[in-house]
This is a predicted structure of a 1464-nucleotide RNA (small-subunit ribosomal RNA) from an uncultured bacterium. The RNAcentral record of the sequence draws on ENA. It matches the Rfam family "Bacterial small subunit ribosomal RNA". Gene Ontology terms of the family: ribosome and structural constituent of ribosome.
RNA sequence: AGAGUUUGAUCCUGGCUCAGAACGAACGCUGGCGGCAUGCUUAACACAUGCAAGUCGAACGAGAAAGUCACUUCGGUGGCGAGUAGAGUGGCGCACGGGUGAGUAACGCGUAGGUAACCUACCUCAUAGCGGGGGAUAACCAGGAGAAAUUCUGGCUAAUACCGCAUACGUAGCACGACAUGGGAAAAGUGCUAGAAAGAGUGCCUCUCCUUGGAAGCAUUUACUAUGAGAUGGGCCUGCGUUGCAUUAGCUUGUUGGUGGGGUAAUGGCCUACCAAGGCAACGAUGCAUAGCUGGUCUGAGAGGAUGAUCAGCCACACUGGAACUGAGACACGGCCCAGACUCCUACGGGAGGCAGCAGUGGGGAAUCUUGGACAAUGGGGGCAACCCUGAUCCAGCCAUGCCGCGUGAGUGAUGAAGGCCAUAGGGUCGUAAAGCUCUUUCGCCUGUGAUGAUAAUGACAGUAGCAGGUAAAGAAACCCCGGCUAACUCCGUGCCAGCAGCCGCGGUAAUACGGAGGGGGUUAGCGUUGUUCGGAAUUACUGGGCGUAAAGCGCGCGUAGGCGGAUUAGUCAGUUAGAGGUGAAAUCCCAGGGCUCAACCCUGGAACUGCCUUUAAUACUGCUAGUCUUGAGUUCGAGAGAGGUGAGUGGAAUUCCGAGUGUAGAGGUGAAAUUCGUAGAUAUUCGGAGGAACACCAGUGGCGAAGGCGGCUCACUGGCUCGAUACUGACGCUGAGGUGCGAAAGUGUGGGGAGCAAACAGGAUUAGAUACCCUGGUAGUCCACACCGUAAACGAUGAAUGCCAGUCGUCGGCAAGCAUGCUUGUCGGUGACACACCUAACGGAUUAAGCAUUCCGCCUGGGGAGUACGGUCGCAAGAUUAAAACUCAAAGGAAUUGACGGGGGCCCGCACAAGCGGUGGAGCAUGUGGUUUAAUUCGAAGCAACGCGCAGAACCUUACCAACCCUUGACAUCCUCGGACCGCCAGAGAGAUCUGGCUUUCACUUCGGUGACCGAGUGACAGGUGCUGCAUGGCUGUCGUCAGCUCGUGUCGUGAGAUGUUCGGUUAAGUCCGGCAACGAGCGCAACCCACAUCCUUAGUUGCCAGCAGUUCGGCUGGGCACUCUAGGGAAACUGCCCGUGAUAAGCGGGAGGAAGGUGUGGAUGACGUCAAGUCCUCAUGGCCCUUACGGGUUGGGCUACACACGUGCUACAAUGGCAGUGACAAUGGGUUAAUCCCAAAAAACUGUCUCAGUUCGGAUUGGGGUCUGCAACUCGACCCCAUGAAGUCGGAAUCGCUAGUAAUCGCGUAACAGCAUGACGCGGUGAAUACGUUCCCGGGCCUUGUACACACCGCCCGUCACACCAUGGGAGUUGGGUUUACCCGAAGGCCGUGCGCUAACUUUUGAGGCAGCGGACCACGGUGAGCUCAGCGACUGGGGUGAAGUCGUAACAAGGUAACCA
Repeated sequence: AGAGUUUGAUCCUGGCUCAGAACGAACGCUGGCGGCAUGCUUAACACAUGCAAGUCGAACGAGAAAGUCACUUCGGUGGCGAGUAGAGUGGCGCACGGGUGAGUAACGCGUAGGUAACCUACCUCAUAGCGGGGGAUAACCAGGAGAAAUUCUGGCUAAUACCGCAUACGUAGCACGACAUGGGAAAAGUGCUAGAAAGAGUGCCUCUCCUUGGAAGCAUUUACUAUGAGAUGGGCCUGCGUUGCAUUAGCUUGUUGGUGGGGUAAUGGCCUACCAAGGCAACGAUGCAUAGCUGGUCUGAGAGGAUGAUCAGCCACACUGGAACUGAGACACGGCCCAGACUCCUACGGGAGGCAGCAGUGGGGAAUCUUGGACAAUGGGGGCAACCCUGAUCCAGCCAUGCCGCGUGAGUGAUGAAGGCCAUAGGGUCGUAAAGCUCUUUCGCCUGUGAUGAUAAUGACAGUAGCAGGUAAAGAAACCCCGGCUAACUCCGUGCCAGCAGCCGCGGUAAUACGGAGGGGGUUAGCGUUGUUCGGAAUUACUGGGCGUAAAGCGCGCGUAGGCGGAUUAGUCAGUUAGAGGUGAAAUCCCAGGGCUCAACCCUGGAACUGCCUUUAAUACUGCUAGUCUUGAGUUCGAGAGAGGUGAGUGGAAUUCCGAGUGUAGAGGUGAAAUUCGUAGAUAUUCGGAGGAACACCAGUGGCGAAGGCGGCUCACUGGCUCGAUACUGACGCUGAGGUGCGAAAGUGUGGGGAGCAAACAGGAUUAGAUACCCUGGUAGUCCACACCGUAAACGAUGAAUGCCAGUCGUCGGCAAGCAUGCUUGUCGGUGACACACCUAACGGAUUAAGCAUUCCGCCUGGGGAGUACGGUCGCAAGAUUAAAACUCAAAGGAAUUGACGGGGGCCCGCACAAGCGGUGGAGCAUGUGGUUUAAUUCGAAGCAACGCGCAGAACCUUACCAACCCUUGACAUCCUCGGACCGCCAGAGAGAUCUGGCUUUCACUUCGGUGACCGAGUGACAGGUGCUGCAUGGCUGUCGUCAGCUCGUGUCGUGAGAUGUUCGGUUAAGUCCGGCAACGAGCGCAACCCACAUCCUUAGUUGCCAGCAGUUCGGCUGGGCACUCUAGGGAAACUGCCCGUGAUAAGCGGGAGGAAGGUGUGGAUGACGUCAAGUCCUCAUGGCCCUUACGGGUUGGGCUACACACGUGCUACAAUGGCAGUGACAAUGGGUUAAUCCCAAAAAACUGUCUCAGUUCGGAUUGGGGUCUGCAACUCGACCCCAUGAAGUCGGAAUCGCUAGUAAUCGCGUAACAGCAUGACGCGGUGAAUACGUUCCCGGGCCUUGUACACACCGCCCGUCACACCAUGGGAGUUGGGUUUACCCGAAGGCCGUGCGCUAACUUUUGAGGCAGCGGACCACGGUGAGCUCAGCGACUGGGGUGAAGUCGUAACAAGGUAACCA
């Protein structure tokens, strides 16, 4: 510090996810030791049991028992126990310590202050005092009630218990009150009044008294009282800070303030009576929800964010609610009273209890420990003290819960052991790893010794830490991961199954992603998973983001609060800056040092705690105060432009309607029609009239307005703007939350109006349907007035204002100057185009910014759900506005790129169309296919590019299929062992394979051991498979397409994908060539090179040829010749080379000459990058899988030849351009063993005759009979010949195919394979046409361009209803529960107020004071009733939403998406 994920690829926006750290954690697997920490986060749920607060005899009275000793009259008594135990009165403590976080959004907490508005037991200091009396009461005794808890009556007694009196330096109250004057406050001072006390211990005991000793006294210690001060601890008050929601906007009656009174330690509506009507709130009151706060902790670079366990400070609470008492302190965790819930005891009458103390139990929960030891240390309470108490605390126990440390061995050891795994079969790897050898003993175990913590003594921990000795490699390794992110790869199994998954995504037969294994990587007594927090996330942006198109500028003005604000002077010092002081608890973090062997941990010191307060100083800037200025803003005067607004009036053209005339059969409408109108006279045309609405031309990226918007003309009223000029005001400004006004169209209400147009609606068409598009009609509405609505893709998708930053060219409105008088220049204000810097993801923007800056407002934070629900506000309604969540997805999106596509455009080509010729589709037959059938009808090929295709030839064979019968190391290959030559012949059985028997025969080499080939038998390795997968493959092939394309290097441009080159202007068959150009070159294709044909030359002349010569049987037959033909070798020739025209003087094109051939001469071969997972595992090869007495091998027979049917390709025909008969010539390729001899061999044509338009002398299918040939064999199932038979068919619907010249058409011939079999295939020659204006259209293709939501690429993508399943959610008659408000009723305990009949020890003037009980009152908890508000659960039914497998119906959107789309 980043990474993965949207795309074919790219850049951006944007979400999701990951890597890090942390935890009071939990779960899974595993687990050796030690140190230091932590340990109910859930039910503030309920609690058995034990313990957690007592102590003091130096305050007081009283005071056992057991036991033991002695005596005894055995009844008992006495001593000790013992002034002990236990209880009571009294004092202090119990308000600390310990627990928990329910409540609390608050002066609760934090921080800084205040208290002149206060208290403070114990402690310290100071001053003064502590005199003299009194009456009770527990305990105890006696008696009573009760189950118990407890309680009553009578009697006795003490105090540091209680009560008067005296005293009073201080103190408190009241009055007066100097200084100082009228009032007030404060106060020196004076007077009056009020209020205290308690003793105890120790020593001495001389003097007094009783006398073991004590009292008094003296001394001393301590206690006590009053006051002052301190310290400590608190109370109260204040500034600032302290969660979310505005779908909580108004709240408040003791409320806000005052006066009097009460109350308190003290201020105060804290309480009360009266008076006033205030107080709080957009800087968020009130309400609701949530929450203890802080030091800190976690994270982070920081700013921040999250959090508030352990430790520390504060607060609150103690079963729930209320209340007070005592006290220095409580409204009191282990106190009291009442009410409630719950639990327990009960004799049913009544009672008892409160673990959120420490352990522990149940329950809840994913989950959290021992009913331990000790007061040794540190502290706390009591006590003079000894001491007692202390679940505070210190220790121990449990748990890998965390942090830290250590160990599980070290060295050596290669036959690289065995074994596992992989394998290309060679080897590699686990791996020096193991074994083996040598060594060590940390930890553990055993034994011995043995601390610090403690001070003279006292040690729970603990025989612990440590030290020493011994022991043996001995007792000690797991977990997760290995597709990318992310370090680490192979095999097997599985086969969209089982499963994995944090995201992307893996799995459908070769899975590095599932499961196992081997190997590897990471961490390590742990490792993973889950959860949570921060980080990464600049993804809420203060630091540090954005808003033209990605989410995002309010539709537009005016304007309140607020925010911001020109120049200058002076003052002030609030902000600001600097210094100083106080504080910011300790702990923590950081730094330094130190102590445990190190570390964690602990100790000491420092720094820091970024904060707050006080104070001093500075005065630039901001603020404030006072003044000045003119440039911002405004005013005045003079001009100017304009569809700016409102109202009134008015004009012509056109449509429609009405009347009249002319006139006759149609009009209208459409792609084509029809509905419709018209003989009752339409349409057309002329004239007249009515009425409503809109204003042609001018008209213009022209004008005006804030926007919406505004268009004939005239008038009236009126808003704003611009220019020019002088003077004036003097910052008066900008923006603008709420607020308020305006605001297209549609829509609403009332009343008018209504020509045209036209939702709804009706009809006609179109269509599969057509609730649409088209047509004919047509109502709201459109128009006017008034009133609502308040929204639009209200758009420049661009808020307003100000300043600054190159230009050029238009245009609108002014002004100025110059002259050449209609031009130029300058300037101000608008409105446009292009373009620099700069900005931007790019597109683009660019002085009218989307540039550089400032100010203010609005808005955004992934897509969907959803601008929806609920709630509120507005509206007559429609609806508008404000505005979520559950759930769901990993994307959604912007710009640009390359393709592909378009019922987009442009250019061009092709037998693509057109022009022609001949066919197919109809018939019969042949052949192939589908389908059907079958035991089998083997398999493959499937639009073009399968279908006379694999098959250049199925009777057996082929043959792969079926039935039956056989074989199992096999028909075939290699290796091993044994035997033998092999081969062959005959007979029998059998359908045959095969089996049985017989006959015949004795291989070659040799080192004599044997070996080799062959045959047979045996054994196991193996053979074999036309079995599967062409979607695992090689090779080969088809196709686009013989189309002109496909790319690269360097350079340049672009952030990039990419572009450029290859586009453009010409031209070509061609990316062919030329020219231009940020391109310059190159490669694969094109062309050429190759073959054949056409001309000539040359070489060679046999089996070829014969011009001339000779012979001749007349046959190139012979001699001869190679001239010609021909054969087969070599060469020449054609290149737009020449001429004219054209073109740009180019490339080229048109024409011409010459030439055998002319513009690629003709035809072949040749097939770029790639596409179709195209075809082929059945040619061959081959991975994997499968079969192995069978899916292998052999044989016989059958099948591939079936036959209601459908299709493709052909043949033959339908006839006279013909049939039949006769005559009748000419060829090439090729084959036959061979160069041409020879053989295989022509037909159409041509001529003559006949037939005469018929189902025929056409046509030949079908069938009967007879033959020939091949072959073991023609039945299933061959070909041909002869005789006979003589079917359909009279030129073929929709549709569709081939062909541009020696071509189509037509005629025959040959060859391969083959025993035989062609109408097929491949070749050959003979005869031999027609047409092409042209590129509008159909099909295919190429280039450029455009749009795109496509990229599996239009056979694409994609929308909505309906049906089904699941999920969450809204409404919902109601129902259940919680919270809360209000009215009323009830009114426990309690204090207060009032009263005080009754009772009453202390004092007293004998009657009171005082006290107690009682009674009454207001307050008030719980409870009850009614009415609201609010939250949550359930709810028949219902609404939409989301997600689901290949459901249904259509095709709305994306291309002009086939009616451009979209907004209201």